[in-house]
RNA sequence: GACCCCCCGCGCGGCGUUUAUCCCGCCAACCCCCCCAGGGCCGGAAGGCAGCAAGGGUACGCGGGCUCUGACGGGUGCGCGGGGGGUCCCU
Numbered sequence: 001g002a003c004c005c006c007c008c009g010c011g012c013g014g015c016g017u018u019u020a021u022c023c024c025g026c027c028a029a030c031c032c033c034c035c036c037a038g039g040g041c042c043g044g045a046a047g048g049c050a051g052c053a054a055g056g057g058u059a060c061g062c063g064g065g066c067u068c069u070g071a072c073g074g075g076u077g078c079g080c081g082g083g084g085g086g087u088c089c090c091u
Stems, first nucleotide, its partner, number of pairs: 001088013015073004020069001022065005032057003040049003
């Protein structure tokens, strides 16, 4: 100086798993938000106020999934860095 093997770390990728701060669905039959027919209240009226049901939304929760994101894993590929060992050549 060349080559080979082993170990560790990092980056990118691949594969697998997943209860997920990811995705999908359901969900306030007790008391979250929006909107609020009818009815109620105020008003001479115009109009205003509170607001049940229905309707809509979201949280908690529940169920499902691995396409994305995250997490985890490896007898996983490539690259980089560090450490150890070996073979050969030259001086």

Annotation:
A computed fold for a 91-nucleotide RNA from a Streptosporangiaceae bacterium, annotated as Bacterial small signal recognition particle RNA. Its Rfam family is "Bacterial small signal recognition particle RNA". Its Rfam clan is "SRP clan". Its mean pLDDT, the model's own confidence on a scale to 100, is 77.